Overview:
Predicted 3D model of a 76-nucleotide RNA (transfer RNA) from a Xanthobacteraceae bacterium. Model confidence (mean pLDDT): 82 of 100. It matches the Rfam family "tRNA". Rfam classes the family as a transfer RNA.
[in-house]
């Protein structure tokens, strides 16, 4: 240097080949219990990695740019 992946909730990852964002764990309330833990039950938490572009409409197509993985390549 080239090609491919990947980037969505604190953490782990679904998702939709364009029309409201989701799960487990985790946290924080509540029942239960002397108490904790487990268990039930209710909550809050992300404008989907940044900038353009197409589009009535993009987390999802294009395009750059980061970041972080993998394969080739080079390495006098």
């Nucleotide at each position: 240097g080239c090609u491919g992946g990947c980037a969505u909730a604190g953490c782990u990852c679904a998702g939709u080949u364009g029309a409201c964002a989701g799960a487990g764990c985790g946290c924080c309330g509540c029942u239960c219990u002397c108490g904790u833990a487990a268990a039930g039950c209710g909550g809050a938490g992300g404008c989907c990695g940044g900038a353009g572009g197409c589009u009535c409409g993009a987390u999802c197509c294009c395009u750059c740019c980061u970041g972080c993985c993998a394969g080739c390549a080079c390495c006098a």